c-di-GMP-I riboswitch aptamer from a Planctomycetaceae bacterium, 89 nucleotides, folded computationally. It matches the Rfam family "c-di-GMP-I riboswitch aptamer". Rfam links the family to the GO term cyclic-di-GMP binding. Of the family's consensus pairs, 95% are formed in the model. NCBI's taxonomy places the organism under Bacteria, Pseudomonadati, Planctomycetota, Planctomycetales, Planctomycetaceae.
RNA sequence: UCCUCGAAAAGGCAAUCCGCUCGCAAGGGCGGGAUGCAAAGCCAUGGGCUGCCGGCGGAUUCGUCCGCGGGCGGCAACCGGCUGCCGAA
Repeated sequence: UCCUCGAAAAGGCAAUCCGCUCGCAAGGGCGGGAUGCAAAGCCAUGGGCUGCCGGCGGAUUCGUCCGCGGGCGGCAACCGGCUGCCGAA
C1' cells in the first nucleotide's frame, strides 16, 4: 500500500410513522423523528418487485378473475454494477 474484514473514534445517512405538498397510481419532495446502515453514496442499460393505459387469449356464478405480450412510469434501505472515509484484530 492492496484484499478480506468491522473493534474504536470523529463525522455522515435516516426506515416505519406524523404534518404539508406534487402525482391517476406506484411513488417523489420538504419538515419532524429514529428502525437501523460501512456504502442506507451513485447507477433504473442486468435480474427482480411495482403502478397506470391499450391489445390478444382463456375461464366465468356475467360481478369479475387469470394468463401472455406492448407502451409509459416508479423502487438503489432486494440482488447486481461503479466509486469511496477510518483502521483495532